[in-house]
Predicted 3D model of a 328-nucleotide part of an RNA (large-subunit ribosomal RNA, domain IV) from an uncultured Alphaproteobacteria bacterium. The prediction has a mean pLDDT of 88.
Context: one part of a larger RNA
RNA sequence: UGGAGUUGAAGGAACUCGGCAAAAUGCCCUCGUAACUUAGGGAGAAGAGGGGCCCACUGGUAGGCAACUAUUGGUGGGUGGCACAGAAUUGGGGGUAGCGACUGUUUAUCAAAAACACAGGACUAUGCAAAAUCGAGAGAUGAAGUAUAUGGUCUGACGCCUGCCCGGUGCCGGAAGGUUAACACGAGGUGUGCAAGCACUGACUCGAAGCCCCGGUAAACGGCGGCCGUAACUAUAACGGUCCUAAGGUAGCGAAAUUCCUUGUCAGGUAAGUUCUGACCCGCACGAAUGGCGUAACGAUUGCCCCACUGUCUCCAACUCCAACUCA
Numbered sequence: 001u002g003g004a005g006u007u008g009a010a011g012g013a014a015c016u017c018g019g020c021a022a023a024a025u026g027c028c029c030u031c032g033u034a035a036c037u038u039a040g041g042g043a044g045a046a047g048a049g050g051g052g053c054c055c056a057c058u059g060g061u062a063g064g065c066a067a068c069u070a071u072u073g074g075u076g077g078g079u080g081g082c083a084c085a086g087a088a089u090u091g092g093g094g095g096u097a098g099c100g101a102c103u104g105u106u107u108a109u110c111a112a113a114a115a116c117a118c119a120g121g122a123c124u125a126u127g128c129a130a131a132a133u134c135g136a137g138a139g140a141u142g143a144a145g146u147a148u149a150u151g152g153u154c155u156g157a158c159g160c161c162u163g164c165c166c167g168g169u170g171c172c173g174g175a176a177g178g179u180u181a182a183c184a185c186g187a188g189g190u191g192u193g194c195a196a197g198c199a200c201u202g203a204c205u206c207g208a209a210g211c212c213c214c215g216g217u218a219a220a221c222g223g224c225g226g227c228c229g230u231a232a233c234u235a236u237a238a239c240g241g242u243c244c245u246a247a248g249g250u251a252g253c254g255a256a257a258u259u260c261c262u263u264g265u266c267a268g269g270u271a272a273g274u275u276c277u278g279a280c281c282c283g284c285a286c287g288a289a290u291g292g293c294g295u296a297a298c299g300a301u302u303g304c305c306c307c308a309c310u311g312u313c314u315c316c317a318a319c320u321c322c323a324a325c326u327c328a
Stems, first nucleotide, its partner, number of pairs: 001323008010314002014312001019309001027051005036041001038157001052079012080084001092307007099299002104116002120155007132141003158294004163224003168221002170217005177212003184205001188201005225243005252286001253283001264280005
């Protein structure tokens, strides 16, 4: 000096990205226990008190005829220690937000999460020799199942809900017309030949699906405006005008895991708060199953605050063990 520990005056998070680490809590009994809630929970909430040993009295239970033995309570009294769950094992607690309902799963070896899954919801395909999948095929899975089934896609408990747009892309349906391949048809033409012929070319017509076309469909992919004016202070604009669009963002939420400007503004908490909470709405660039907004419970999840507690710190010190180092 480093490592592993023990202890520490006064203060008690001033440390730090952050209470990281440590400390504190810890067992049993009694009392007591809030908001909220899906009425189950929350809850060991929180919080308070007691606990050793000895004696007396008095119950229960089991065995036993009984004596008694074992065990477990109640009441009262006494007594020792600094300390009685005397060691060891052995929850710190509360408040408030974000996300995800939950228990689960995951990057074997830097990520455990808000990611994945999930029950539930929806759309879609499939009538059975099913759709879908594997295989060149036979064949197999689906399934020794049969639409309350099976496959695919999205969403993700529950509660309240899920608005408008089918112009584009996709999918589904339609079949009158247009386009159209091979095929069919073969007017006409070319080469050669005396010719018959042979070879080649070939307009029109005919001709399926697809595409064009006509409809439907958004819990399909997706999309969901601009400018100008206007009220008896000002400001603002319920209102009007105009352009464009397939339609111009509804409910709810909103400086948000989304807000650039931004440490927005106001309020709360602090002596002091770029974080946090509640509001406001001017949403650069939220928004409704790429789900919207809430939500009890849950979480080795992510912020913020408080109590308790402490060598994290003010500010370091002493001691024990180990290592290093110096000397032998």